Notes:
This is a predicted structure of a 1514-nucleotide RNA (small-subunit ribosomal RNA) from a metagenome. It matches the Rfam family "Bacterial small subunit ribosomal RNA".
[in-house]
RNA sequence: AGAGUUUGAUCCUGGCUCAGAACGAACGCUGGCGGCGGGCCUAAUACAUGCAAGUCGAACGAGAAAGUCCUUUCGGGGGCGAGUAAAGUGGCGCACGGGUGAGUAACACGUAGGUGAUCUACCCUUUAGUUGGGAAUAACUCGAGGAAACUCGAGCUAAUACCGAAUAAGCUCAGUGAAAUUGAAAAAGCUGAGGAAAGGUGGCCUCUUCUUGAAAGCUACCGCUGAAGGAUGAGCCUGCGCGACAUUAGCUUGUUGGUAAGGUAACGGCUUACCAAGGCUACGAUGUCUAGCGGGUCUGAGAGGAUGAUCCGCCACACUGGAACUGAGACACGGUCCAGACUCCUACGGGAGGCAGCAGUAGGGAAUAUUGCGCAAUGGGGGAAACCCUGACGCAGCCACGCCGCGUGUGUGAGGAAGGCCUUCGGGUUGUAAAGCACUGUCAAUAGGGAAAAACAGCCAUGUUUCAAAUAGGCUCAUGGUUUGAUGGUACCUACAAAGGAAGCACCGGCUAACUUCGUGCCAGCAGCCGCGGUAAUACGAAGGGUGCAAGCGUUGUUCGGAUUUAUUGGGCGUAAAGCGCGCGCAGGCGGAUAAUUAAGCCAGAUGUGAAAUCUUGGGGCUCAACCCCGAAACUGCGUCUGGAACUGGUUAUCUAGAGUCUUGGAGGGGGAAGUGGAAUUUCACGUGUAGGGGUAAAAUCCGUAGAGAUGUGAAGGAACACCGGAGGCGAAGGCGACUUCCUGGCCAAGUACUGACGCUGAGGCGCGAAAGCGUGGGGAGCAAACAGGAUUAGAUACCCUGGUAGUCCACGCCGUAAACGAUGUGCACUAGAUAUUGGAAGUUUAACCCUUUCAGUGUCGCAGCUAACGCAUUAAGUGCACCGCCUGGGGAGUACGGUCGCAAGACUAAAACUCGAAGGAAUUGACGGGGGCCCGCACAAGCGGUGGAUUAUGUGGUUUAAUUCGAAGCAACGCGCAGAACCUUACCUGGGCUUGAACUCCUGAGAAUCCUCUAGAAACAGAGGAGUGCCCCUUGGGGAAUUCAGUGAGAGGCGCUGCAUGGCUGUCGUCAGCUCGUGUCGUGAGAUGUUGGGUUAAGUCUCGCAACGAGCGCAACCCCUAUCUUUAGUUGCCAGCAUUAAGUUGGGCACUCUAGAGAGACUGCCUGGGUUAACCAGGAGGAAGGUGGGGAUGACGUCAAGUCCUCAUGGCCCUUAUGUCCAGGGCUACACACGUAAUACAAUGGUCGGUACAGAGGGAUGCGAACCUGCGAAGGGGAGCAAAUCUCAAAAAACCGAUCUCAGUCCGGAUUGGAGUCUGCAACUCGACUCCAUGAAGUUGGAAUCGCUAGUAAUCGUGGAUCAGCACGCCACGGUGAAUACGUUCCCGGGCCUUGUACACACCGCCCGUCACACCAUGGGAGUUGAUUUUACCUGAAGUCGUAGCCCUAACUGCUUGCAGAGGGGAGCGCCUACGGUCGGAUCGAUAACUGGGGUGAAGUCGAAACAAGGUA
Repeated sequence: AGAGUUUGAUCCUGGCUCAGAACGAACGCUGGCGGCGGGCCUAAUACAUGCAAGUCGAACGAGAAAGUCCUUUCGGGGGCGAGUAAAGUGGCGCACGGGUGAGUAACACGUAGGUGAUCUACCCUUUAGUUGGGAAUAACUCGAGGAAACUCGAGCUAAUACCGAAUAAGCUCAGUGAAAUUGAAAAAGCUGAGGAAAGGUGGCCUCUUCUUGAAAGCUACCGCUGAAGGAUGAGCCUGCGCGACAUUAGCUUGUUGGUAAGGUAACGGCUUACCAAGGCUACGAUGUCUAGCGGGUCUGAGAGGAUGAUCCGCCACACUGGAACUGAGACACGGUCCAGACUCCUACGGGAGGCAGCAGUAGGGAAUAUUGCGCAAUGGGGGAAACCCUGACGCAGCCACGCCGCGUGUGUGAGGAAGGCCUUCGGGUUGUAAAGCACUGUCAAUAGGGAAAAACAGCCAUGUUUCAAAUAGGCUCAUGGUUUGAUGGUACCUACAAAGGAAGCACCGGCUAACUUCGUGCCAGCAGCCGCGGUAAUACGAAGGGUGCAAGCGUUGUUCGGAUUUAUUGGGCGUAAAGCGCGCGCAGGCGGAUAAUUAAGCCAGAUGUGAAAUCUUGGGGCUCAACCCCGAAACUGCGUCUGGAACUGGUUAUCUAGAGUCUUGGAGGGGGAAGUGGAAUUUCACGUGUAGGGGUAAAAUCCGUAGAGAUGUGAAGGAACACCGGAGGCGAAGGCGACUUCCUGGCCAAGUACUGACGCUGAGGCGCGAAAGCGUGGGGAGCAAACAGGAUUAGAUACCCUGGUAGUCCACGCCGUAAACGAUGUGCACUAGAUAUUGGAAGUUUAACCCUUUCAGUGUCGCAGCUAACGCAUUAAGUGCACCGCCUGGGGAGUACGGUCGCAAGACUAAAACUCGAAGGAAUUGACGGGGGCCCGCACAAGCGGUGGAUUAUGUGGUUUAAUUCGAAGCAACGCGCAGAACCUUACCUGGGCUUGAACUCCUGAGAAUCCUCUAGAAACAGAGGAGUGCCCCUUGGGGAAUUCAGUGAGAGGCGCUGCAUGGCUGUCGUCAGCUCGUGUCGUGAGAUGUUGGGUUAAGUCUCGCAACGAGCGCAACCCCUAUCUUUAGUUGCCAGCAUUAAGUUGGGCACUCUAGAGAGACUGCCUGGGUUAACCAGGAGGAAGGUGGGGAUGACGUCAAGUCCUCAUGGCCCUUAUGUCCAGGGCUACACACGUAAUACAAUGGUCGGUACAGAGGGAUGCGAACCUGCGAAGGGGAGCAAAUCUCAAAAAACCGAUCUCAGUCCGGAUUGGAGUCUGCAACUCGACUCCAUGAAGUUGGAAUCGCUAGUAAUCGUGGAUCAGCACGCCACGGUGAAUACGUUCCCGGGCCUUGUACACACCGCCCGUCACACCAUGGGAGUUGAUUUUACCUGAAGUCGUAGCCCUAACUGCUUGCAGAGGGGAGCGCCUACGGUCGGAUCGAUAACUGGGGUGAAGUCGAAACAAGGUA
């Protein structure tokens, strides 16, 4: 520090996800040791049991027992125990310490201050005292009640308990009151009044008294009381800071203030009475929800964000609610009272309790420990002290919960062992890893030794200080001695032996370090995101190997980070999400120039504070580290003081550049009102006139003989204003268009005078605001939702047509929205230009025009700059400033609920659950378009002949079958693989056999090989017999080559699967003209350019131009055949002339034909014209041939996962007495049917019969086979000749000549069937071809539709060949005869180039929308039901404080009349307040509900076809 993910690819926007760190964690697997820490985050749920707050006899009275000793009259008594235990009065403590975070959004907390408005026990300092009396009461005794808890009555008694009295100080109060200070009071002085106490212990005899010695004396200490001060702690007040929601906007009656009184430690509406009507709030009151706050902690570069366990500070709470008492302090965790819920005891009358103290239990939960030891240390309470108490605390136990440290060995060791795994079978890897050899001893284990933490206090001794009369005693200090350890025999040290006891977890497709095999087969499963898995999975599971961490490793959860993805640092808003439709304007924010002043902001210095701990840093201590200790720095904050004055702010004064006023002109569909006008449509009236009109792609509905339409005249009525008119004008926007008048707003120019910052923006607010719509009343010509009819259509609730109502128009009132768009907020300033235009002004000009300058608008192009790009560019989307509005992934949704507005329609405001990993912008390359342009092709058109109808053949589908083997499937499968299925072929079926096999290699043994005969059988095969021994070497034993048989296993074999694992080959687009590269240039990039453009061509063919210049694969040419000629050569070919024959038969010849070698020829070369002086085109000449002469071969980059595993090859999988192999028979030839391709026909351009001509190219030895003979014929006999320019197949047929048939199902047509044969072959039944005789079917030119062909072509005629024993209507090839037509490119199909649109990229056979049906999910409404919270009003009113001239009771004090009164106290009653509770009602939030609404997601569902192309109606 980034990475993955939207796309075919690219850039951007934007979300999602990952890598990091952390944790009071949990879960899974695993687990050696130690140190230091941490450990109920959930139920503030309920709690059994034990412990957690007592102490003081030196405040007080009283006071046992067990036991033991003595004594005894044996009943007992006494001593010690012991002034002990236990209890009581009294004092102090219990308000600390410990726990928890429910409540609390608050002066609760933090920080800085205030308290002149306060208190403070114990402690410290100072000062003054501590005199003298009184009356009770617990304990105790007796009695009583009760189950108990406990209570009551009578009587006795003490105090540092209680109560008077004395005395005392501004200690308190009242009056008076100087000076100083202050915003306001305290207070000096004077006068008056009020107002305190408690003793205890030790010692002593100096003083006093009594006199052995003691005390009421003295003294020390501890106490007690008043006052002042301090310290500590606490109360109260204030500035600032500290959550969410505005779908909470108004709240408040003790409320805000005053006066008086009460109350408090204290100010205060804190409380009450009266008076006033205030107080808070958009800088967020009130309400609701959530939450203890801080130091800190985690993260982060920081700013921030999240958090508030452990430790520290503060607050709040103690079963729930309320209340007070005591006290210095509480409204009190282990106190009281009341109410409530719950639990327990009960004799049913009544009582008891509160673990959010430490352990522990139940429950909840994913989850959190021992009913441990000790007061040794530290700290706390009481005490004079010893000491007691202390679940605070110190330790230990459990838990890998975290951090830190250590170990599980070290060195050497290659036959690179065995085993595992992989393998191309060679090897590789595990791997120096192991074994082996040599060492070491940390930890654990055993044994032994063994700390520090201990300092005190007390006591003893000595010394010392001080009080005192004192050598007594006390106080202070020092030294020595004595004594105290839970942890724990722990840390640590030593010894001993032994590598011995000690490694796992996750991951290995990319991100992200790490790869192979097997299994599985969209299954099982994985997954953080993208995504893997459908038979070759580095992604699932396992194994081997590897990578990363390591006593841990992973997963899950949460937080921050990455995320500049809420942007202060540090983002945006034309098209990605985002500028309010437009203006006016209160608050707010911001604001021109000069000068002075101030000092709020700002800057500097000083100072106080910012607790400690933490973080950082320098040291130090545990062996290191974690951890701990000491010091420093820091704590970015706040307060105070001093100083500064540039900038901002305040104040004052001045200015004119901003803004405004004024004068003179100017343009304009700016607005409102009234009036006027013509054209046109429609309707009406009348006339002329006759059969149609209207409408459409075509029609029909419709109008019209009752007279339409057309035409003429007139009238009525409503709405809109042609031309001008413009990229032009005006307005804030919406918007504004005939003419005239009136009223009225804004703008521009020039000018100088005036005001003097008066300005800009603008949350709320107010106003304007197209169309449609709504209300009331008018109006209504045309147009026209709804509606009706006619068409179209599969349907057509649409598009088209005929009608037609609201509405459109006017007046008044609502609505308040639009793609209200420049998708661009307003204002100001600055930053190259060019050009057009509108309105002014100035200059120039005699004037006009033109021109120049300038101001204000409106457009186009364009530089810098900006932008993701497109684009914007002085009218900015550039550069800045000011202010406002808005955005933060897509969907759900601009929806629900709530609220406001509205008559309604609806508008504004505006979520969540759930769901996806994208949604989106711009641009690129393709593909596509019922987009455009240009061009080509038998593509159409023009023609000729066919197919589709018939019969047959053949192939396919389907069906059938034991099997009908398999493949091919639009063009580009279907007379295709098959250039030839009776057996074979053959792969299929049935049956019979074989199992190292029919064929191959290796090993062992035997026999040479080979040939013949017989038996069984359908054959394969099995059995028996016979003949026969060879070649090479040789040591004569044997060995070798070839071959056969037997055996063994390695392995054979497979037309079994996968053409979607492949090679090779092939088809197709297409013989279409295209497809690319290098360098350069342009672009952020994908890419572009070149290859586009002007011409031209069959052609990316050529040429010109051009940021391109070149090149490659294609095109063309080179190759073959053919057309002309020359030359060479003449046999088997040819024959002009000579001779000869039946015949080029022969002699002869090679001129010609022909054959087959080599050449020539054609190149737009020449001419004319056109064209850019080009390429090229048109015409012409010459020529056998003319513009690639005609054919063929030749197939670019690629597309179709095209075809083929059944030609061959081949990976993987599968079978191995069978999916291999051999044999016989059957099948591939089936047959209601459908399709393709052909053959033959339907006849007279013909059939039949007879006669007569003319080819080319081929084949031939297991062959072609002549003549001749036989047969009607197929054929048979025969065998000449020929390995072929010689012989043969071989007859060419159409044609031509003649005859006949005369339009018929025929003398057409030949299917089918019967009979008889021929040939091939081992064999023609299933299942061959041909011949003859007989039979004589359909068919009379073929619907929709569709195919081929542009010249030696179509059409027509025959001939040959391959395959092959035989079998050809198929296929391949050959020649004969030999046409018609092409105006042309509008249309159909296919293709090429350019351009355009795109939401397509599997690329239009694309994408994609909505209803309906089904399933699931979350959610809104819902008659209601139910719960929680809260609240107005009212009722009730416990305990308790407060009030209460009356009632009852009453020891201390007072008075006197001595038993009465008073003071004071207590109680009851009553009253105010008030908790719980109750009633009627309201509000908010939740749960649930018949039914219902939409939404989302789902496999191939249904119906349509809305969007994307002009998406077929933009």